[in-house]
RNA sequence: CCCGCCAAAGGCAAACCCGGCGAAAGCCGGGGACGCAAAGCCAAGGGUCUAAUGCCGGUUCCUCCGCUCGCGGAGGCUGGCGAUGACAGCCGGUUGCCGGGA
Numbered sequence: 001c002c003c004g005c006c007a008a009a010g011g012c013a014a015a016c017c018c019g020g021c022g023a024a025a026g027c028c029g030g031g032g033a034c035g036c037a038a039a040g041c042c043a044a045g046g047g048u049c050u051a052a053u054g055c056c057g058g059u060u061c062c063u064c065c066g067c068u069c070g071c072g073g074a075g076g077c078u079g080g081c082g083a084u085g086a087c088a089g090c091c092g093g094u095u096g097c098c099g100g101g102a
Stems, first nucleotide, its partner, number of pairs: 001101004011036002016031006034089001040094003045091002047087003052084001054081005061076007
């Protein structure tokens, strides 16, 4: 440096279930194993997910406020956008155990 065909010791743990956290994505603990040779670590690169706060609209309807009494405004409701959120078991980056080969 390449490889995971062989050996050994191990390691991690998808879905799902229970408990907790969170607006959600998702995370943590326990159980559980679909898989994994980096399923260790990194979310300042790409990608994906979420959309609370925020921004821009819609508004038959409901509530409130104003008034020139017909409208206007705010909230509810609803559409879109949008990370300060999340995911590394998507790509990527980085470090590394055991064994085999050069």